[in-house]
Molecule: transfer RNA
Organism: Clostridiales bacterium
RNA sequence: GCUUCUGUAGCUCAGUAGGUAGAGCAAUACCAUGGUAAGGUAUAGGUCAGCGGUUCGAUUCCGCUCAGGAGCU
Numbered sequence: 001g002c003u004u005c006u007g008u009a010g011c012u013c014a015g016u017a018g019g020u021a022g023a024g025c026a027a028u029a030c031c032a033u034g035g036u037a038a039g040g041u042a043u044a045g046g047u048c049a050g051c052g053g054u055u056c057g058a059u060u061c062c063g064c065u066c067a068g069g070a071g072c073u
Stems, first nucleotide, its partner, number of pairs: 001072007010025004019056001027043005049065005
């Protein structure tokens, strides 16, 4: 330099033929217990890497950029 994959909650990851974004763990509160752990219920937490384009509408499609991984030279 070229090709390709990944980027979504604090962490690990789903998701969608374009239509109000989810799980598990973690956090907080409560329940429960003589008490702790385990368990149960609820809550909070996201500019879906960034910028632009297409569209009535983009996390999803297209382009560029950034970061990381793999391969080739």